[in-house]
RNA sequence: GCGAGUGUAGCUCAGUGGUAGAGCCUAACCUUGCCAAGGUUAAAGUCGCGCGUUCGAGUCGCGUCACUCGCU
Repeated sequence: GCGAGUGUAGCUCAGUGGUAGAGCCUAACCUUGCCAAGGUUAAAGUCGCGCGUUCGAGUCGCGUCACUCGCU
């Protein structure tokens, strides 16, 4: 220099153009004589960033940044 992949909650990851989700973690409460275990609820998101397409974009297009892999 060229090509490919990944980027979404504190962590690991889903998400068919139409209200952004799950598990773990955290907090409160319930259950138990206590612990462990279990249950309920809640908090936590500029979907890497910018622009565009569209009535509507996490999703499509372009650019860009970071990381990983391959080629030279």

The prediction has a mean pLDDT of 81.
Predicted 3D model of a 72-nucleotide RNA (transfer RNA) from Ascoseira mirabilis.
The RNAcentral record of the sequence draws on ENA.
Rfam family: tRNA. Rfam describes the family as follows. Transfer RNA (tRNA) molecules are approximately 80 nucleotides in length.
The gene name in the source record is trnG-GCC.
Taxonomically the source falls in Ascoseira (Eukaryota, Stramenopiles, Phaeophyceae, Ascoseirales).